[in-house]
Molecule: c-di-GMP-I-UAU riboswitch aptamer
Organism: Zoogloea sp.
RNA sequence: CGACACAUAGGCAAACUGCAGGCAACUGCAGGACGCAAAGCCACGGGUCCUCGAGUCGAGGAUAGCCGGGUUGCCCGAC
Repeated sequence: CGACACAUAGGCAAACUGCAGGCAACUGCAGGACGCAAAGCCACGGGUCCUCGAGUCGAGGAUAGCCGGGUUGCCCGAC
């Protein structure tokens, strides 16, 4: 850089169910696939959600499959 390419090789796993943890948001494992080219990792900024204290805000937490950002990286071929 993209003709082969709606390709090949491999990966993750929503809802829901079971078991376990947590006050909760939610998480882990197993089953299950709605989807995903970072749906790998990091709560740094914003959003949303939970808990507590409150008064319109603060503290602590959850979410990376809400968005942005950071970081590392898979397949085929050409150089």